Source information
Predicted 3D model of a 99-nucleotide RNA (THF (Tetrahydrofolate) riboswitch aptamer) from Bacilliculturomica massiliensis. Rfam family: THF (Tetrahydrofolate) riboswitch aptamer. Its family is annotated with tetrahydrofolate metabolic process in the Gene Ontology. Taxonomically the source falls in Bacilliculturomica (Bacteria, Bacillati, Bacillota, Anaerovoracaceae).
RNA sequence: GUAGAGUAAACGAUAUGCGUUAAGUGUCAUGAGAUGGGAUGUCGCUCAUGAACGAAAGGCCCGCAGCCCGGGCUUGCGAUAUAUCGUUGCGUCCGCUGC
Numbered sequence: 001g002u003a004g005a006g007u008a009a010a011c012g013a014u015a016u017g018c019g020u021u022a023a024g025u026g027u028c029a030u031g032a033g034a035u036g037g038g039a040u041g042u043c044g045c046u047c048a049u050g051a052a053c054g055a056a057a058g059g060c061c062c063g064c065a066g067c068c069c070g071g072g073c074u075u076g077c078g079a080u081a082u083a084u085c086g087u088u089g090c091g092u093c094c095g096c097u098g099c
Stems, first nucleotide, its partner, number of pairs: 001099004009088009018078003027051007037094005057075007
């Protein structure tokens, strides 16, 4: 000098769950945190608080005097959670590996 490895995460699939009398997800504002091997960093990510908005529900059986109640099974629905697999994958400086 050249090439490469390696993050947080994103997307898809599968599985197991949660909610469906609405949490979660998503949006905005404020604060904080973590983030290739090291340092640093956000227009990315996570957490907390507050605000606004917002949804797809059905079938069967049993209990019950009955039900808008309870339980079980099942088909769906939700910008739903977690794990695994696959694909993609750091801006700057320094470092690592090969040539």